The part of an RNA shown here (small-subunit ribosomal RNA, 5' domain) has 484 nucleotides and comes from Kitasatospora paranensis. Rfam family: Bacterial small subunit ribosomal RNA. Lineage of the source: Bacteria > Bacillati > Actinomycetes > Streptomycetaceae > Kitasatospora. Its mean pLDDT, the model's own confidence on a scale to 100, is 82. The full RNA is in RNAcentral, with records from ENA.

Context: one part of a larger RNA
RNA sequence: CGCUGCUUACCAUGCAGUCGAACGGUGAAGCCCUUCGGGGUGGAUCAGUGGCGAACGGGUGAGUAACACGUGGGAAAUCUGCCCUGCACUCUGGGACAAGCCUUGGAAACGAGGUCUAAUACCGGAUAUGACCUGCUCCUGCAUGGGGGUGGGUGGAAAGCUCCGGCGGUGCAGGAUGAUCCCGCGGCCUAUCAGCUUGUUGGUGGGGUAAUGGCCUACCAAGGCGACGACGGGUAGCCGGCCUGAGAGGGCGACCGGCCACACUGGGACUGAGACACGGCCCAGACUCCUACGGGAGGCAGCAGUGGGGAAUAUUGCACAAUGGGCGAAAGCCUGAUGCAGCGACGCCGCGUGAGGGAUGACGGCCUUCGGGUUGUAAACCUCUUUCAGCAGGGAAGAAGCGCAAGUGACGGUACCUGCAGAAGAAGCACCGGCUAACUACGUGCCAGCAGCCGCGGUAAUACGUAGGGUGCGAGCGUUGUCC
Repeated sequence: CGCUGCUUACCAUGCAGUCGAACGGUGAAGCCCUUCGGGGUGGAUCAGUGGCGAACGGGUGAGUAACACGUGGGAAAUCUGCCCUGCACUCUGGGACAAGCCUUGGAAACGAGGUCUAAUACCGGAUAUGACCUGCUCCUGCAUGGGGGUGGGUGGAAAGCUCCGGCGGUGCAGGAUGAUCCCGCGGCCUAUCAGCUUGUUGGUGGGGUAAUGGCCUACCAAGGCGACGACGGGUAGCCGGCCUGAGAGGGCGACCGGCCACACUGGGACUGAGACACGGCCCAGACUCCUACGGGAGGCAGCAGUGGGGAAUAUUGCACAAUGGGCGAAAGCCUGAUGCAGCGACGCCGCGUGAGGGAUGACGGCCUUCGGGUUGUAAACCUCUUUCAGCAGGGAAGAAGCGCAAGUGACGGUACCUGCAGAAGAAGCACCGGCUAACUACGUGCCAGCAGCCGCGGUAAUACGUAGGGUGCGAGCGUUGUCC
């Protein structure tokens, strides 16, 4: 500098939309007037109605051997909010319900009744290409079929706001994006699983869906699958990829990216363009909590964090400055996505712990054939250097945008630059019988011990223990487990 970091499960606490330019209300500061009671203007703020979002993003891998995934096709059997393009339109009425006010129940959660009111909320009427039913006709395809023209019938749309610049609304057609369905092929183990199947296989009518289909239903037929391994059992999210290997292959699927599945366990639908919906609803179950005992509340496999378990894996951090997302006309708000920081040698890479000179080869240690050898230019000593760490001064890019302007950086006084001081603060671990690179002494005496394999140890052990020396790596080195 970069990357990565719980294995079953219960979870305290914190962190979780926006729009006042859709609407009725509420109405702070300021300003003006005042008879000092207040009035006018002004619009901050706020619960509610309404719109959009909440189906994205984030997590996990339980389940799943399946069209789940990968790959290649098909949909003439389909849908698609916001966005883009084109055409046409936006006419006219109505009645409510919140909030508010009054009354009231409950410990709470939460309600109940009366009454008033607005809208881009809700409901009628008008008009309308298109839609559906039906008649005629033209073109065309790989089947069902598809496309166009024309006539009749049926039922169908809209919304306003505004700073006057715009922003919206409705219908239709096309696009883009996203989604759904179907099919060919491919990828685990087991035959100590050999037969499996009744909505089962096919047909007709009907239902259901955006849409094909036994998807569902009634009736009819008796089929369908299987040693090319059905059915059963076990295991498992799949892939791009990752590790290893000369390759073929083998193993794996952490991080990052795509798809799928799940959200305390099981089931269900509602809303919606989209869910059968992690931080929505209902029911059942287990568990936890509150309670006035009548009744209520909850779901971290989001980010942190806690208890337990374990050989084992982090901070209840900072910021929305950047990128991206939601809402908004915008300012902006929200965003544990994200950007950063913290912890961990977890991995990879780089750097330092000094450099040059220096032989009376000092002292000490070890060995010794007692002559000496070795540690060893190693140290001392001399001359230098100053990376990193330290101190001081300066100090970013990342900023595009937004805003009238002032201004706006979490990281961060960080990176980086300059100066200062002084060798100053910085080396360990394993091994030395052979495999395998590196040997002596002492201690021990089949004891204590070593050991990956062969094997060492029973009185001269290069194999145990210690020391000296050596070898290999080096901010690591060994051991263990595991894969090739």